Background
The RNA shown here (SAM riboswitch aptamer (S box leader)) has 120 nucleotides and comes from Hymenobacter busanensis. Its Rfam family is "SAM riboswitch aptamer (S box leader)". Rfam describes the family as follows. The SAM riboswitch is found upstream of a number of genes which code for proteins involved in methionine or cysteine biosynthesis in Gram-positive bacteria. Its mean pLDDT, the model's own confidence on a scale to 100, is 84. It was read from a public genome assembly, where an Rfam model found it. Taxonomically the source falls in Hymenobacter (Bacteria, Cytophagia, Cytophagales, Hymenobacteraceae). Of the family's consensus pairs, 97% are formed in the model.
RNA sequence: GAUUUAUUCCGAAGAGGCGAGAGAACAGGCUCCGCGACCCUCUGGCAACCACCGGCAAUGCACCAGCCGGCAGGUGCCAAUUCCUGCCCCCGACCGAAAUCGGCGGGGGGCAAAUAAAUG
Numbered sequence: 001g002a003u004u005u006a007u008u009c010c011g012a013a014g015a016g017g018c019g020a021g022a023g024a025a026c027a028g029g030c031u032c033c034g035c036g037a038c039c040c041u042c043u044g045g046c047a048a049c050c051a052c053c054g055g056c057a058a059u060g061c062a063c064c065a066g067c068c069g070g071c072a073g074g075u076g077c078c079a080a081u082u083c084c085u086g087c088c089c090c091c092g093a094c095c096g097a098a099a100u101c102g103g104c105g106g107g108g109g110g111c112a113a114a115u116a117a118a119u120g
Base pairs, nucleotide, nucleotide: 002119003118004117005116006115007114008113013043014042015041016040017039021032022031023030026086027085028084029083044078045077046076049074050073052070053069054068055067056066082112087109088108089107090106091105092104094103095102096101
């Protein structure tokens, strides 16, 4: 890197280093940034996917699955909803005189992405 499943409006920053762009990619918007961003290291923290531990109605025991709780070993994460939009569908009492069109607003789905776990 590929496939599958799950999650993604909650949460969590200080120091040191570096020195110019950064927010995945393309486009538009918006934001962060020499009061030093992004990135790296250390420390701290958040969360609970996996591991581990305990419990749960009818049951001889154990295991597996499910649910609940604990823990924090392996990952992950610590600006903004995955920063927002883009494709499709639905809704609106708003705007374009009107409209099946366009805008604006809201909702759902999809694509893409990130992370975890598993598979070959």